[in-house]
């Protein structure tokens, strides 16, 4: 500098262009003499800013980071 891969809830890992989800972690309740440890609810996210599309996490361009190769 070239080429390729990646950004998604607090983490970590899903999502044929058609309601953005599970685990763990957090709150609240039951359960217990407390607590754990189990039950059950319940909030919480698409890297930035264009363009396509009736509809974008997914597809185009382009920034900004992180990781690999190669010089």
């Nucleotide at each position: 500098u070239g080429g390729g891969a990646g950004a998604u809830c607090g983490u970590u890992c899903a999502a044929u262009g058609g309601u953005a989800g599970g685990a763990c972690a957090c709150g609240u309740g039951a359960c217990u003499c407390u607590g754990g440890a189990u039950c059950a609810c319940g909030g919480a996210a698409u890297c930035u800013a264009g363009g396509u599309u009736c509809g974008a996490a997914u597809c185009c361009u382009a920034g900004u980071c992180u990781c690999c190769c190669a010089g």
Molecule: transfer RNA
Organism: Candidatus Microgenomatia bacterium